THF (Tetrahydrofolate) riboswitch aptamer, 121 nucleotides, folded computationally. Of the family's consensus pairs, 94% are formed in the model.

RNA sequence: AGUAUGAGUAGCCUUUUGCGCGUAAAGUGUCAUCGAACGGGACGUUGUCGAUGAACGAAAGAAAGAGAAGCGGAAAAAAUGACGGUUCGGCUUUCUGCGGUGCGAAGGCGCGUCCGCUACC
Numbered sequence: 001a002g003u004a005u006g007a008g009u010a011g012c013c014u015u016u017u018g019c020g021c022g023u024a025a026a027g028u029g030u031c032a033u034c035g036a037a038c039g040g041g042a043c044g045u046u047g048u049c050g051a052u053g054a055a056c057g058a059a060a061g062a063a064a065g066a067g068a069a070g071c072g073g074a075a076a077a078a079a080u081g082a083c084g085g086u087u088c089g090g091c092u093u094u095c096u097g098c099g100g101u102g103c104g105a106a107g108g109c110g111c112g113u114c115c116g117c118u119a120c121c
Stems, first nucleotide, its partner, number of pairs: 002120003006117001011109004016105005021099003030054007040115005060096006067088003071084002
């Protein structure tokens, strides 16, 4: 000098998996403005993230426990209130769901040109 289907980023996906969060609506998704990082380097593409603002917007159910408030209420009356119902999106726990839910794991995917790296010659 040449060859290569070579490696590596940001990050993306899931009929998988663990632990959470929300279900009293945060998060996710959409739009606008500003900013940031993004193969080892340069240029650039795509994508990503953050802040602020705007519009939109949801799936809950069951069980147990403690407690509270009514109601009924025994022992003659009053008093007391054993006991029995009722109510409580107020509290705690558990289970099943739900959320274009968060983080991790596993699996899959993941730079165009040039240089660099690696391998071969």